[in-house]
RNA sequence: UGUGGGGUUGUGCAGCGGUAGCACGAGAGUUCCAUAAGCUCUAUGUCGCGGGUUCGAAUCCCGCCCCCGCAA
Repeated sequence: UGUGGGGUUGUGCAGCGGUAGCACGAGAGUUCCAUAAGCUCUAUGUCGCGGGUUCGAAUCCCGCCCCCGCAA
């Protein structure tokens, strides 16, 4: 320098145009003599940044930033 993949809650990930979800983790409750486990509930997201298309964008298009791989 070119090229491919990726950036979504604290962590790991899903979500191919129509209300952003799952697991783990966190907090509260329940159970127990107590703890763990189990069960119930709750909170946490400018969807990397800026623009465009669209009635509507995490999703499509353009530019930029960052991470990983490949080639030179």

This is a predicted structure of a 72-nucleotide RNA (transfer RNA) from a Bacteroidales bacterium.
The source organism's lineage runs through Bacteria, Pseudomonadati, Bacteroidota, Bacteroidia and Bacteroidales.
The RNAcentral record of the sequence draws on ENA.
Its Rfam family is "tRNA". Rfam classes the family as a transfer RNA.